[in-house]
RNA sequence: CGAGUCAGCCGGACAAUUGCUGUUUCAUCAUUCCUAGUGGUGAGACGGAGGAAAGUCCGGGCUCCACAGAGCAGGGUGCCAGGUAACGCCUGGGAGGUGCGAACCUACGGCUAGUGCAACAGAAAACAUACCGCCUUGUCGCUUGCGAUGAGGUAAGGGUGAAAAGGUGCGGUAAGAGCGCACCGCGCGGCUGGUAACAGCCGUGGCAGUGUAAACCCCACCCGGAGCAAGGCCAAAUAGGAAUCCGAUAGUGUUGCUCACACUGGGUUCGGGUAGGCCGCUACAGGGCUACGGCGACGCAGCCCGCAGAUGAAUAAUUGUCCUCGACAGAACCCGGCUUACAGGCUGGCUCAUUCU
Numbered sequence: 001c002g003a004g005u006c007a008g009c010c011g012g013a014c015a016a017u018u019g020c021u022g023u024u025u026c027a028u029c030a031u032u033c034c035u036a037g038u039g040g041u042g043a044g045a046c047g048g049a050g051g052a053a054a055g056u057c058c059g060g061g062c063u064c065c066a067c068a069g070a071g072c073a074g075g076g077u078g079c080c081a082g083g084u085a086a087c088g089c090c091u092g093g094g095a096g097g098u099g100c101g102a103a104c105c106u107a108c109g110g111c112u113a114g115u116g117c118a119a120c121a122g123a124a125a126a127c128a129u130a131c132c133g134c135c136u137u138g139u140c141g142c143u144u145g146c147g148a149u150g151a152g153g154u155a156a157g158g159g160u161g162a163a164a165a166g167g168u169g170c171g172g173u174a175a176g177a178g179c180g181c182a183c184c185g186c187g188c189g190g191c192u193g194g195u196a197a198c199a200g201c202c203g204u205g206g207c208a209g210u211g212u213a214a215a216c217c218c219c220a221c222c223c224g225g226a227g228c229a230a231g232g233c234c235a236a237a238u239a240g241g242a243a244u245c246c247g248a249u250a251g252u253g254u255u256g257c258u259c260a261c262a263c264u265g266g267g268u269u270c271g272g273g274u275a276g277g278c279c280g281c282u283a284c285a286g287g288g289c290u291a292c293g294g295c296g297a298c299g300c301a302g303c304c305c306g307c308a309g310a311u312g313a314a315u316a317a318u319u320g321u322c323c324u325c326g327a328c329a330g331a332a333c334c335c336g337g338c339u340u341a342c343a344g345g346c347u348g349g350c351u352c353a354u355u356c357u
Stems, first nucleotide, its partner, number of pairs: 002352009012322007020048012050328001054339002057337005062227004069259004074223005079093005094108001095106004109218002114216002116212003131158002133154010166184006185207001186205008231279004241270006250264004284306001286305005292299002
């Protein structure tokens, strides 16, 4: 000085004026004389969108069914060990792979339980086979070593393909071949290390036919359902409507089927009323700092802090200054994750290359 990789932070700022909204204090008005409560108005104080609020993909808290059990079907996850309320998430490790490297990726149990699929090409894709070839031998022809053809042997060489009777090398053979040997690979047995996934070592057997489970499937573990438009309270209004079907050997009960259990009505069509207000609604598995334990995710303890609750949907408009000249983009019950989008700027660790000393 350049490139890369991993992690973290900000994401327009400041001031003034006018405006919107939540909480709270004071004053005032109304509601029945007072009080309480409720509503309105005015003044003051303190607050008011995100790192993803997005996706609605997972997991829960919470609410209801409901007192809620078993099985089948169905669905989810898939190396090991931990963390967590839990997870398909996170941390650490193992194996395989990419990269010079720092690092990164993995839909990572099983093909000896079974079934299926592998187009095209190729001789042949699972009962293997012989297109080109190599060797031995017979016959014929001839330019005497070639050509044609028959019989036998062969799968090492070449070709096709993602994949072709395990790979490399040596020996051996008529020519070859695990035919034999060495090493690797594979199967079986044992020992050592590790909680484990696994790793290493030793012995033994010439052993045999690919891939695919993000194909069906097998194995292990897990799973009630619906959802804040859940659910509850208050007020008001209407038609305690009509018809029809099933009906106790029946029906209903928050995925489907069966059993169990509980209850006694349930389904369809037509028709009528209401759509208002309040709660749920923000103090929580909450945030920050320190110390200790742990490789780490995280845990325990102490101290400090309180951070939007709208409801046709709140934070906007104008002016001035600064500068990195402004990207992706707006809460609607809440939280832990994952995934996707993002102009510009800042910080740190590590790796590689070049140059100089």

Bacterial RNase P class A from a Pseudohongiellaceae bacterium, 357 nucleotides, folded computationally. The prediction has a mean pLDDT of 77. Lineage of the source: Bacteria > Pseudomonadati > Gammaproteobacteria > Pseudomonadales > Pseudohongiellaceae. It is recorded under the gene name rnpB. Of the family's consensus pairs, 97% are formed in the model.